[in-house]
RNA sequence: AGAGUUUGAUCCUGGCUCAGAACGAACGCUGGCGGCAGGCCUAACACAUGCAAGUCGAACGCGAAAACACCUUCGGGUGUGAGUAGAGUGGCGCACGGGUGAGUAACGCGUGGGAACGUACCCUUUAGUACGGAAUAACCUCGGGAAACUGGGGUUAAUACCGUAUACGCCCUUCGGGGGAAAGCUGAUUUUGGUCGUUGGUCACUGGUCGUUGGUCAUUUGUUGUCGGUUAUUGGAUUCUCAAUAGCCGACAUCAUUGACCAGUGACUAAUGACCAAUGACUAAAUUCUACGCUAAAGGAUCGGCCCGCGUGACAUUAGGUAGUUGGUAGGGUAAUGGCCUACCAAGCCUACGAUGUCUAGCUGGUCUGAGAGGAUGAUCAGCCACACUGGGACUGAGACACGGCCCAGACUCCUACGGGAGGCAGCAGUGGGGAAUAUUGGACAAUGGGGGAAACCCUGAUCCAGCCAUGCCGCGUGAGUGAUAAGGCCUUAGGGUUGUAAAACUCUUUCAGCGGUGAAGAUAAUGACGGUAACCGCAGAAGAAGCCCCGGCUAACUUCGUGCCAGCAGCCGCGGUAAUACGAAGGGGGCUAGCGUUGUUCGGAAUCACUGGGCGUAAAGCGCGCGCAGGCGGCUAUACAAGCCAGGGGUGAAAUCCCAGAGCUCAACUCUGGAACUGCCUUUGGAACUGUAUAGCUGGAGUCUCGGAGGGGAUGGCGGAAUUUCCAGUGUAGGGGUGAAAUCCGUAGAUACUGGAAGGAACACCGGAGGCGAAGGCGGCCAUCUGGACGAGUACUGACGCUGAGGCGCGAAAGCAUGGGGAGCAAACAGGAUUAGAUACCCUGGUAGUCCAUGCCGUAAACGAUGGGUGCUAGCCGUCGGGCCACCUGAGCUUCGCUCAGGUAGUUGCCGGUUGCUAGUUGCAAGUUUCCAGUUAAACAACUGGCAACUCGUAACUCGUAACUCGCCACUACCAAGCGGAGCUUGGGCGGCCCGGUGGCGCAGCUAACGCGUUAAGCACCCCGCCUGGGGAGUACGGUCGCAAGAUUAAAACUCAAAGGAAUUGACGGGGACCCGCACAAGCGGUGGAGCAUGUGGUUUAAUUCGAGGCAACGCGAAGAACCUUACCAGACCUUGACAUGCCGGUCGCGGGGAGCAGAGAUGCACCCCUUCAGCUUGGCUGGACCGUGCACAGGUGCUGCACGGCUGUCGUCAGCUCGUGUCGUGAGAUGUUGGGUUAAGUCCCGCAACGAGCGCAACCCUCGUCCUUAGUUGCCAUCAGUUCGGCUGGGAACUCUAAGGAAACUGCCGGCGUUAAGCCGGAGGAAGGUGGGGAUGACGUCAAGUCCUCAUGGCCCUUAUGGUCUGGGCUACACACGUGCUACAAUGGCGGUGACAAUGGGAUGCGAGCCCGCGAGGGUGAGCGAAUCUCAAAAAGCCGUCCCAGUUCGGAUUGCAGGCUGCAACUCGCCUGCAUGAAGUUGGAAUCGCUAGUAAUCGUAGAUCAGCAUGCUACGGUGAAUACGUUCCCGGGUCUUGUACACACCGCCCGUCACACCAUGGGAGUUGUCUUUACCUUAAGCCGCUGAGCCAACCUUCGGGGGGCAGGCGACCACGGUAGGGGCAGCGACUGGGGUGAAGUCGUAACAAGGUAGCCGUAGGGGAACCUGCGGCUG
Repeated sequence: AGAGUUUGAUCCUGGCUCAGAACGAACGCUGGCGGCAGGCCUAACACAUGCAAGUCGAACGCGAAAACACCUUCGGGUGUGAGUAGAGUGGCGCACGGGUGAGUAACGCGUGGGAACGUACCCUUUAGUACGGAAUAACCUCGGGAAACUGGGGUUAAUACCGUAUACGCCCUUCGGGGGAAAGCUGAUUUUGGUCGUUGGUCACUGGUCGUUGGUCAUUUGUUGUCGGUUAUUGGAUUCUCAAUAGCCGACAUCAUUGACCAGUGACUAAUGACCAAUGACUAAAUUCUACGCUAAAGGAUCGGCCCGCGUGACAUUAGGUAGUUGGUAGGGUAAUGGCCUACCAAGCCUACGAUGUCUAGCUGGUCUGAGAGGAUGAUCAGCCACACUGGGACUGAGACACGGCCCAGACUCCUACGGGAGGCAGCAGUGGGGAAUAUUGGACAAUGGGGGAAACCCUGAUCCAGCCAUGCCGCGUGAGUGAUAAGGCCUUAGGGUUGUAAAACUCUUUCAGCGGUGAAGAUAAUGACGGUAACCGCAGAAGAAGCCCCGGCUAACUUCGUGCCAGCAGCCGCGGUAAUACGAAGGGGGCUAGCGUUGUUCGGAAUCACUGGGCGUAAAGCGCGCGCAGGCGGCUAUACAAGCCAGGGGUGAAAUCCCAGAGCUCAACUCUGGAACUGCCUUUGGAACUGUAUAGCUGGAGUCUCGGAGGGGAUGGCGGAAUUUCCAGUGUAGGGGUGAAAUCCGUAGAUACUGGAAGGAACACCGGAGGCGAAGGCGGCCAUCUGGACGAGUACUGACGCUGAGGCGCGAAAGCAUGGGGAGCAAACAGGAUUAGAUACCCUGGUAGUCCAUGCCGUAAACGAUGGGUGCUAGCCGUCGGGCCACCUGAGCUUCGCUCAGGUAGUUGCCGGUUGCUAGUUGCAAGUUUCCAGUUAAACAACUGGCAACUCGUAACUCGUAACUCGCCACUACCAAGCGGAGCUUGGGCGGCCCGGUGGCGCAGCUAACGCGUUAAGCACCCCGCCUGGGGAGUACGGUCGCAAGAUUAAAACUCAAAGGAAUUGACGGGGACCCGCACAAGCGGUGGAGCAUGUGGUUUAAUUCGAGGCAACGCGAAGAACCUUACCAGACCUUGACAUGCCGGUCGCGGGGAGCAGAGAUGCACCCCUUCAGCUUGGCUGGACCGUGCACAGGUGCUGCACGGCUGUCGUCAGCUCGUGUCGUGAGAUGUUGGGUUAAGUCCCGCAACGAGCGCAACCCUCGUCCUUAGUUGCCAUCAGUUCGGCUGGGAACUCUAAGGAAACUGCCGGCGUUAAGCCGGAGGAAGGUGGGGAUGACGUCAAGUCCUCAUGGCCCUUAUGGUCUGGGCUACACACGUGCUACAAUGGCGGUGACAAUGGGAUGCGAGCCCGCGAGGGUGAGCGAAUCUCAAAAAGCCGUCCCAGUUCGGAUUGCAGGCUGCAACUCGCCUGCAUGAAGUUGGAAUCGCUAGUAAUCGUAGAUCAGCAUGCUACGGUGAAUACGUUCCCGGGUCUUGUACACACCGCCCGUCACACCAUGGGAGUUGUCUUUACCUUAAGCCGCUGAGCCAACCUUCGGGGGGCAGGCGACCACGGUAGGGGCAGCGACUGGGGUGAAGUCGUAACAAGGUAGCCGUAGGGGAACCUGCGGCUG
């Protein structure tokens, strides 16, 4: 950091998917060790059992028992135990710690501030701590109760309670005053008394230890003895058994040993009692001091309560909410502010910057991810909050409305004697349940911390540890070295490769685990649960320790077998239908590793919600248009302020986490220390560029004013003519109308047509334009009135007044709706007629709403430039509309100035001119043709710029010169009469330039995916608004708003797909266009389709009718020849290493050839005779060869797959195309070249051109026919010569024909015309042939999965005594029928008879066969010649002559009978031919359809291959020998260019809707169930508060009566649960019903895509099985 997936390919848009990281995880397979962490995410579901909060005797009064000792009257008592255990009063704690996340969208949390508070224990300070009193639990006693518990009476203490005194502070106060406390206890010192102990002394008594003597009892082992039992051996005996020896066991006795007890004795030693002295301990009282306390007050610290700014979810399909509500006053209440509460007063308060409502949710530090910004999340650890079975409530207290407290209500569970009670694990363990899923009913207070206590100490499921779990992170190990290509497995091209140095084997090591030993730190003096743990040392031995997933692409990793759209896989694309790297297995490989995969979730990739960082012409996306409130943004100058902004400082941002550095566990994870960071908030100081605010100005933005002109801008009223229709009248007669063609319809009752008149409604031809106006919709005859906006020019004025604009308001085509008019034409609906398979359509005839007007609704369109508005900037060129300025031309008018005399008459002279002729030059013009550019309704005028080319021909003018002429003119003079010019002003027109404003066409830069846009931007920027986020579902449902309705608007989800889409490219296609070609049509000739027959096919039949070929491009095709064979098919009979090949083994020397027998249908089997007797040699039955036999390998297969293939072939098509290299253009697919203008049969050639070249095709080169020449001359030929049997027969000839070799010839070469000076075309000449001379061979890239596995070859599969092989017979020849291709005919262009003219190509030895003979004939017999230019097949036939005379015939020959012939082993199924006889259909063929353009069609015969025989087929050959082609509109096929496309399997394409069936989700739905919430009312537990309190009561006062104070009780207010009635929201179910989606084939049509066959689409309305059709208006997509 990207990748896959839309397409034939491309670029883009866009979604889906993947690779990464993470987890409180779960599941599957597997599992060695250790460290550190983590461990109910679900049922805030229910809980058995144990433990989790107690402690204090230094606050107080009580006070056991067991046990032991002593005493005893045997009942018990006393002492010790012990002032112990224990409960009680009292104090402190229990509000902490621990759990959970239900609720909560909130001052709950986070962050930063604030003022009106409290605070036990702790610290500091001040002042005190005095005197009294009355009770009460415990206890005792009497009761109640099953229990829990509880009542009465009596006794008692205090640091419990009460009073009094005192009062520095304190509180209240009317400022006079008033009020208000307390608690003691421990230790120490000293004194006195008591008790006990110790030591010493005196007296008395008792015990213990050791040794020894004696006695009693017991005991282990041993010795000895006796007895019993038993085993073994030996001997005797043989019913039972006996004896000896050896051993063992048991009992008794003896001796030795040991122990206990008793008695005596010796030594040592201890203790007791009494008294005295000393000393110590305890105790009582007192004194003093002290520790801990107590009271009041002040301060601090800590902790807490309260308030505020900012931040902290979703939904607007939740838009209004609120009645203590908002504020005030007074009071109450609280620790404290406050509507917190109450009374009164006011009517406020919140809200589009989102109130209220609904849903969801504990918040944060942080955690995960990410480059970051963000997104997601809130386990463990830490801070805060909330909760403790559910709801309510208060009490106590410093603190609670209290997890392990109380009361009440509710649900649930338990106990019960049925009366009543008890309980709350969301503490730690644990149980059930739920769930995919989450641990031990462990140890210890050793450490840390907490509570109590003066302390010791006690308590502590907080905590520290251990246990379980691969849940995660981290670390380690399962060995290391040498060692060859072992075996086995797998693959194989059979050689080998691979597993693989892997194993074995040899050598070595010992981490971890195991065994043994030593043994911590954690503990500052003591105390260690962990724990004999960590660590260290030693020992043995490779020993105890590897799996999981994947291998088509993405994505690292490939083969074989099995399976055969099955089984299955799959994250996406997609694999699987017989050769699967995708399924399953195996081998091999890749990845990770004590784990590996899968699933789920989050972030990422995704710039796919885009702040960073996207878009909106056509892909999704600009509101139909305007006005405009809020909001956002805003020109120039100056000053001030300092909110934003910038800089510095301060406070805070808890710790932990992250990051950096270092340190400690062997490393790491982990932990510790320090730093940085925490991007934030608050505060302070300063700055002033920009934004902002304020002030003062400015004129450029904006606006006002004046003048001017343009315009289908709007509204109202009036007027006009043309046309349609109707009516009236007239003329007039048979049709009209309508269509592709018709019909319905109108018309003899007089239409149509024509003429005149009238009525009425609607729309305004020409002008008219790519032109104008308007915000858009839209606006068109003329006139008038009213009215909006824009534009130009000009000074003046205002002084930022501006831009945009959510909501809102207004306008808004057509259709439609309502009411009332109107109604000519047109015309949804409707009716009829056509068309059609149908035709609810297109076409036609009618026709109603409607279209028109008024008023009111509707509010939508392809309302489009598919392009929001505004401002500024950024090349040009050419039009056009409006206005202005400048210049010029021109017309008119006026003013002014100047000049002149045209014309007429008369006169004068000259000049000029004209005409004609000649000569020279220049220039222009006109015409024709071509080229370039521009324009075009026509004409006129002026100026300027550029160009003005070529050729031809003509003509004119001018100039110069000259000659002649004088009809002209001019000049001058006189008269009459007028005219001209200049300047200025006004005005009309024209042309040009410039400026402003509008509207168009091109186009640079730039932009764009491309198309395209391009100063009218889709360019470069800024401001504001609207909108988009894959396709479908769906602009739909529900809800809301609007509407009379139709409906509009706002606007989802479930589910489903992996695409949907834009632009462009190449093809293909079009009932698109242009051009061109072809026997494609047309023009002709002859056929087919009808008949009979032949042949092939289908179908049917059959034992089999073998198989293949199937539009053209199968069907006289494979098959150039099925009686057997062929033959593949069928029936039957046989063979099994085989009919055929190779190898191995064994045998034989054979074999082979010929003849012939028997059985059999034959194959085959059996048997016989004759001939022949292999080669090499190392001389060996050695080798080869052949054969036989048996077996093994194998043969064999016309079995399957032509959709596994090679080869070959058909077809488009002998059509003119198909490509490449380099270059260029394009982001790219691709384009260019190859297009264009000509031309050709041709991509043939020429010209032009960002192309230049090249290749395969075309053409040519090849063969053949046509002409000539040369050569050659037999078998062919015969002109000349000779002979002749008259036959080229012979001699001869080489001329001719011919043969077969070589050459020549044709090239648009020549001429003319046309054409661009080209290519070329047309015509002509010459020529045998003329424009590729005719014909053939030759078939580009490719298409059709075209055909062929049955020619051959071949992969795979299949059969193997058969799917192979052999044989006989049958079949391929069947026959109701259908089709194709042919033959013969239907006749006179003919039949028949006669005659006997003229070819060419071919064939011939198992052959052709002359001639002769026989036969009617087929043919037979004989047989010359010939391996062929020699002989032969072989006769050519149409032709010519005669006859027939239009008939089912002298046509036609099928069919059938008889008799024959030939071939062959054999003609029955099933051959051909002949003769005689028979004589069918058929009289020219419906729709339709085929061939042919010249030596062609047609017609006539001939030959050949195959072949024994069989030809109407096929292939060749020649004879005779036409007609027609205007032409390219149409049919078919093809080529090129272009166009459209939603096609690419490419129109035999794609594709729409109804209906039917199945499944899925969803809307409506009478209702029903549940839940939440709300309104009103009722009821009201516990409880606090208020009032009352006749009953009751300890403290204080009292005059003893009572008072003060209080309690029970009663009443009231509030209130949880509950109840009644109603409303709202949400959810579940729901008969029936609506549409939607998906599905392998269903049904009906064919709406769309091409002009899609009626162009399509949008809105609206009506109609219809359905797509849809029609009307009206709109759009071009």
About this RNA
This is a predicted structure of a 1677-nucleotide RNA (small-subunit ribosomal RNA) from a drinking water metagenome. Rfam family: Bacterial small subunit ribosomal RNA. The coordinates come from a structure-prediction model, not an experiment, and the mean pLDDT is 81.